[in-house]
Context: one part of a larger RNA
Molecule: small-subunit ribosomal RNA, central domain
Organism: uncultured prokaryote
RNA sequence: UUGGGCGUAAAGAGCUCGUAGGCGGUUCAGCAAGUCGGCUGUGAAAUUCCGAGGCUCAACCUCGGAACUGCAGUGGAUACUGCUGUGACUCGAGUCCGGUAGAGGAGAAUGGAAUUCCCGGUGUAGCGGUGAAAUGCGCAGAUAUCGGGAGGAACACCAGUAGCGAAGGCGGUUCUCUGGGCCGGCACUGACGCUGAGGAGCGAAAGCGUGGGUAGCAAACAGGAUUAGAUACCCUGGUAGUCCACGCCGUAAACGUUGGAUACUAUGUGCAGCGGGUAUCGACCCCUGCUGUGCAGGAGCUAACGCAUUAAGUAUCCCGCCUGGGGAGUACGGUCGCAAGGCUGAAACUC
Repeated sequence: UUGGGCGUAAAGAGCUCGUAGGCGGUUCAGCAAGUCGGCUGUGAAAUUCCGAGGCUCAACCUCGGAACUGCAGUGGAUACUGCUGUGACUCGAGUCCGGUAGAGGAGAAUGGAAUUCCCGGUGUAGCGGUGAAAUGCGCAGAUAUCGGGAGGAACACCAGUAGCGAAGGCGGUUCUCUGGGCCGGCACUGACGCUGAGGAGCGAAAGCGUGGGUAGCAAACAGGAUUAGAUACCCUGGUAGUCCACGCCGUAAACGUUGGAUACUAUGUGCAGCGGGUAUCGACCCCUGCUGUGCAGGAGCUAACGCAUUAAGUAUCCCGCCUGGGGAGUACGGUCGCAAGGCUGAAACUC
């Protein structure tokens, strides 16, 4: 291993694309592989079961029957599955046309506020910091204030359980290039679909390599405090880093802790995008369709909490994963990586 499960108890891969495979809409014709009957052969004996009999009984032994659920051949059936058809169809899927919202992505340019630094003016003894202080800065003129300049990083308000993206994620403004979605038309193709072992790509922060950049912040580090001590919390400084380009790394509480797809199953209410009807001066009101995103709640489900048309309900298909705690995401081996380490992943022993 059957089985039962995966929101919170162990368990959904971080995400997507996609190979093999698995599964797959409506209809016609043919075939008859799966499937379902019939018949034939075989399925050794012993064993097993049933019925008799023999050892005084039983175990044991002997005889008869059944069974051996299987395999092969042959001749049928054709509902379903499958296969074949330059057969057919349009509801799934895709294309086209017309609209449309958006921090979706990449590159370039540019703007203002603020911090810091530099120069100059005014001005004088403090500033800063804390629970309180001190280290620190300041008469070589600081802090404060005004003017000018340099440079880097981030974009207040708008901002919203608002939007976009597969996820990670995305927020000043403009331009160029570019991906996806939604709505409407129902013109075209005609099942072209779903999932997806391996595989490939993307993948926050930190970290690594080479070369730049460095305003602020700030691991490490130094000093001052606190304290019994204080390798911390607090303060003054401060280097990697944070930023850019290219290349690695490939992990996160990568979380909705909820894999993807399809169909069905009460309602009420808010927001965003696009329609239709009614009505109108009208973009308002009212009714209504699709898509997304929230809240409340019924049936149902759930161990409970809760979920509840965005399901954790009712079903089908495909993938991943779990199987007591510790040892342990460790050891060993393999593989990837410059390294850090990642992926794969035990056992003894112990409770």